The RNA shown here (transfer RNA) has 71 nucleotides and comes from a Minisyncoccota bacterium. Its mean pLDDT, the model's own confidence on a scale to 100, is 84. The sequence is in RNAcentral, with records from ENA and MGnify. Rfam family: tRNA. Rfam describes the family as follows. Transfer RNA (tRNA) molecules are approximately 80 nucleotides in length. Gene Ontology term of the family: triplet codon-amino acid adaptor activity. By type it is a transfer RNA.
[in-house]
RNA sequence: GCGGGUGUGGUCUAGUGGUAGAAUGUCUGCCUUCCAAGCAGAAGACAAGGGUUCGAUUCCCUUCACCCGCA
Numbered sequence: 001g002c003g004g005g006u007g008u009g010g011u012c013u014a015g016u017g018g019u020a021g022a023a024u025g026u027c028u029g030c031c032u033u034c035c036a037a038g039c040a041g042a043a044g045a046c047a048a049g050g051g052u053u054c055g056a057u058u059c060c061c062u063u064c065a066c067c068c069g070c071a
Stems, first nucleotide, its partner, number of pairs: 001070007010024002013021001018054001026042005047063005
């Protein structure tokens, strides 16, 4: 340099155009003599920009980061 893949809460992961979900972690409350465990609740995410569309995490283009292959 060329080609391909991946990018979603702190972490891990589901989601093939119509309200972004689960697990775990964090916080609060309940329970407990206390802690742990358990139960209930809350906050927290679509890599960035543009395009198509009534509507985009999803489709298209570009960029960025990482991984793989070729040279």